Background
Pistol ribozyme, 88 nucleotides, folded computationally. Its Rfam family is "Pistol ribozyme". The literature on the family includes a 2015 paper in Nat Chem Biol by Weinberg et al., "New classes of self-cleaving ribozymes revealed by comparative genomics analysis".

[in-house]
């Protein structure tokens, strides 16, 4: 010098073409190294959409299979909200 720890500045740290990391004071914390802003990431809550499970119900003479419905749970988009904390 320049890249890299969400992004800007400033800070603390890594690295040399490579964007990662056991590093960035300690521990927490779902919240990304900190501080200001931002609300990228995360985190509740509603509805929507796929997808998985299938409890119970209708319907059948029985069994089996099929069909409709819920509920739960994931994942994805949208809106509202919240946006680590302590010590040193």
């Nucleotide at each position: 010098a320049c890249u890299c720890g969400a992004u800007a500045c400033c800070g603390c740290g890594a690295g040399u073409a490579u964007a990662a990391a056991c590093a960035g004071a300690a521990c927490u914390u779902a919240g990304g190294c900190g501080g200001u802003a931002u609300g990228c990431g995360g985190c509740g809550g509603u509805c929507a959409c796929a997808g998985u499970u299938u409890c119970a119900u209708a319907a059948c003479g029985g069994a089996u299979a099929a069909u409709a419905u819920a509920u739960a749970c994931u994942g994805u988009g949208a809106c509202c909200g919240c946006g680590u904390g302590u010590u040193a």
Of the family's consensus pairs, 100% are formed in the model.
The prediction has a mean pLDDT of 76.
RNAcentral holds the sequence, with entries from ZWD.